A computed fold for a 304-nucleotide RNA from Mesonia aquimarina, annotated as Bacterial RNase P class A. It matches the Rfam family "Bacterial RNase P class A". Rfam links the family to the GO terms ribonuclease P activity, dimeric ribonuclease P complex and tRNA processing. It is annotated as a ribozyme. Taxonomically the source falls in Mesonia (Bacteria, Bacteroidota, Flavobacteriia, Flavobacteriales).
RNA sequence: AAAGUAGACCGCCUUAUCGCUAAUUUUUAGAGGAAAGUCCGGACACCAUAGAGCAGCAUAGCGGCUAACGGCCGUCGGUUGUGAAAUCAGGACAAGUGCAGCAGAAAGAAUGUACAGGUAAUGCUGUAGUGAAAUCAGGUAAACUCUAUGCGGUGCAAUGUCAUGUAAACCAGCGUUUAAGAUUGCUCAGUCAAUGCUGGAGGGUAGGCAGCUCAGAAAUUUUUGGCAACAAAAAUUCUAGAUAAAUGAUAAGGGUAUUUUAUUUUAAAAUAAACAGAAUCCGGCUUACAGGUCUACUUUUUUC
Numbered sequence: 001a002a003a004g005u006a007g008a009c010c011g012c013c014u015u016a017u018c019g020c021u022a023a024u025u026u027u028u029a030g031a032g033g034a035a036a037g038u039c040c041g042g043a044c045a046c047c048a049u050a051g052a053g054c055a056g057c058a059u060a061g062c063g064g065c066u067a068a069c070g071g072c073c074g075u076c077g078g079u080u081g082u083g084a085a086a087u088c089a090g091g092a093c094a095a096g097u098g099c100a101g102c103a104g105a106a107a108g109a110a111u112g113u114a115c116a117g118g119u120a121a122u123g124c125u126g127u128a129g130u131g132a133a134a135u136c137a138g139g140u141a142a143a144c145u146c147u148a149u150g151c152g153g154u155g156c157a158a159u160g161u162c163a164u165g166u167a168a169a170c171c172a173g174c175g176u177u178u179a180a181g182a183u184u185g186c187u188c189a190g191u192c193a194a195u196g197c198u199g200g201a202g203g204g205u206a207g208g209c210a211g212c213u214c215a216g217a218a219a220u221u222u223u224u225g226g227c228a229a230c231a232a233a234a235a236u237u238c239u240a241g242a243u244a245a246a247u248g249a250u251a252a253g254g255g256u257a258u259u260u261u262a263u264u265u266u267a268a269a270a271u272a273a274a275c276a277g278a279a280u281c282c283g284g285c286u287u288a289c290a291g292g293u294c295u296a297c298u299u300u301u302u303u304c
Base pairs, nucleotide, nucleotide: 001300002299003298004297005296006295007294008293009292010291012254013253014252015251016250017249018248020030021029022028023027032275036286037285039284040283041282042281043280044155045154046153047152049189051188052187053186054185056151057150058149059148060147061075062074063073064072065071076090077088078087079086080085091146092145096144097143098140099139113128114127115126116125117124159210160209161208162207170200171199172198173197174196181192182191216238218237219236220235221234222233223232224231225230256272257271258270259269260268261267
């Protein structure tokens, strides 16, 4: 100097004017690193228990972290790469059943081509040849399956409450202690249950409030322990809550980057800002991202 690997950060700032939303009300605050996908795990709410069995689904070396996970960290092993590193659906093929084109004589209690050895006899033994594989073999389980572990269901459109209004009226079936039925797989057990439950047709309403706010498994900084993920302690902080959906627009200046001109210092002008927008909340994973900055490491070349 070039080419890479891994990680982190920025992705505009200030002032003024006007406009919108909320509240602790004249002051303060107001969309992200992914708010996205709805893929996992939970908090929370409701349902008759969160019981057993079957089905189904998920996970899979070893050890640790976490509220938990299919996540993260470390380590062993496999594969790829010169390497830094990346990636793995990483238990079991003697429990069983399957699968393997072409080639080859024959692909599994199968088969006998060529040569050699041997026997009473027999592919009985060996070599060659084909093939990924030629001993009742080996390979394959994101083949079926088996083993171990785990899983109740639905989800803020949950749920609760108030108001308005109508038809607890009609039909059919089942059932009333021998119990129909009762959350969104089935069976059993347990619990509740009588103007009961299920189905059909029909009528009325579809409005308000709460849930609703990031007081939280929270964030930031420091110290200690640990290879690390993380844990503990101390201090500090409070940072949207809309409901058809607010969080914006304009102007000036500045910053960063790129390009051009000039070039001694430096100055001037122009251009640009990606992916994309909260809707109960949180922890992960996956995907998208113009332009740039920093740190560590690897390989190659050159010079001293």